The part of an RNA shown here (small-subunit ribosomal RNA, central domain) has 348 nucleotides and comes from a metagenome. Model confidence (mean pLDDT): 89 of 100. Rfam family: Bacterial small subunit ribosomal RNA. The RNAcentral record of the full RNA draws on SILVA.
[in-house]
Context: one part of a larger RNA
């Protein structure tokens, strides 16, 4: 450097944008960088290879030929990559025409539900538990019944439904706003893939500052349990759970399966749209999606199987025996918390 491989044995970046770089549709035309042939020039001797010769063999030394796979002139080929023109429409992309979504971000707004307060009603008990007890109640609790306040979540619909790059997103209603799909084949003519740095996004927990604060609940705290019980259980209860602003940047961040294109039997469900048919609500067929099973193929096996882990191509990331170790120093980055890169000694 070359062969291997990444679902579960080590090993797809937690998503995406994209620069430089790699890679790149059909036909035709230059040109001759790549490619390939021909011919020169050089590639030092030694050495290494072969063939032979000398020292009595060989080491070793002479002769000779091969190589010196390169490099550079030259003179051609023109398939393939490239380079120049030019033409295409199937890769993208646009317009038009329809649709389906808990996609996103402000505002506003609704009922149940909890707690708390104010009033009525009523009276000895509640309330927990495996069984207490800690607790709250005769200063009137629990229960009820009206009324008022905060705050946070959105029951049923709800579905291997939907949407979104991932994270994720669920009451309604509006403004503003991203992307998808399907059909017209109308329009542009390869405008495309993929992406090392790099920028953005990025659950929950924490952090800063300033509101807020019912609920639940790390820490505490008390009561049981228990040999202990710094726990599971129970009664409390701060941080924190919410809002802005700003940081962090990690997760079993998953399908433990990168991204992108083409091709390889099916059947059977479901989303969202087209087309034909008709008995108008089913049929059959096509396109995006999302699941069940399953042949060939792959597979260690287990399973995967048109949504590939199956046959192929580009481009990225990543692996290389366990511990030490995702530590250590170093650097970057962060207010901190800690992220990121990421090693050896030594040991099995």
């Nucleotide at each position: 450097c070359u062969g291997g491989g990444c679902g579960u044995a080590a090993a797809g970046c937690g998503c995406g944008c994209g620069c430089a770089g790699g890679c790149g549709g059909u036909c035709u035309u230059c040109c001759a960088a790549g490619u390939c042939a021909g011919u020169g020039g050089u590639g030092a001797a030694a050495g290494c290879c072969c063939g032979g010769a000398g020292c009595u063999c060989a080491a070793c030394u002479c002769c000779g030929g091969a190589a010196c796979u390169g490099c550079c002139a030259u003179u051609g080929a023109a398939a393939c990559u490239g380079u120049u023109a030019g033409a295409c429409u199937u890769g993208a992309g646009g317009a038009c025409g329809a649709g389906a979504g808990a996609g996103g971000u402000g505002a506003g707004u609704g009922g149940a539900a909890u707690u708390c307060c104010c009033a009525g009603u009523g009276u000895a008990g509640a309330g927990g538990u495996g069984a207490a007890a800690u607790u709250c109640g005769u200063a009137g609790a629990u229960a009820u019944u009206g009324g008022g306040a905060a705050g946070a979540a959105c029951a049923c619909c709800a579905g291997u439904g939907g949407c979104g790059a991932a994270g994720g997103c669920g009451g309604c209603u509006c403004a503003c706003u991203g992307g998808c799909u399907c059909g017209u084949u109308u329009c542009u003519g390869a405008c495309g893939c993929u992406c090392a740095g790099g920028c953005g996004c990025g659950a929950c927990a924490g952090c800063g500052u300033g509101g807020g604060g019912a609920u639940c609940a790390a820490a505490c705290a008390g009561g049981a349990u228990u040999a202990g019980a710094u726990a599971c259980c129970c009664u409390g209860g701060u941080a924190g759970u919410c809002c802005a602003c700003g940081c962090c940047g990690u997760a079993a961040a998953c399908g433990a399966u990168g991204a992108a294109u083409g091709c390889u039997a099916g059947c059977c469900g479901u989303u969202g749209g087209g087309u034909a048919g008709c008995u108008u609500g089913c049929u059959a067929u096509u396109c995006a999606g999302u699941g069940g099973c399953g042949c060939a193929a792959c597979u260690a096996a287990c399973g995967c199987a048109u949504u590939a882990a199956g046959c192929a191509u580009u481009c990225c990331g990543c692996c290389u025996g366990g511990g030490g170790a995702g530590u250590a120093c170093g650097g970057c980055c962060g207010c901190a918390a800690g992220g990121u890169u990421g090693a050896a000694a030594c040991u099995c």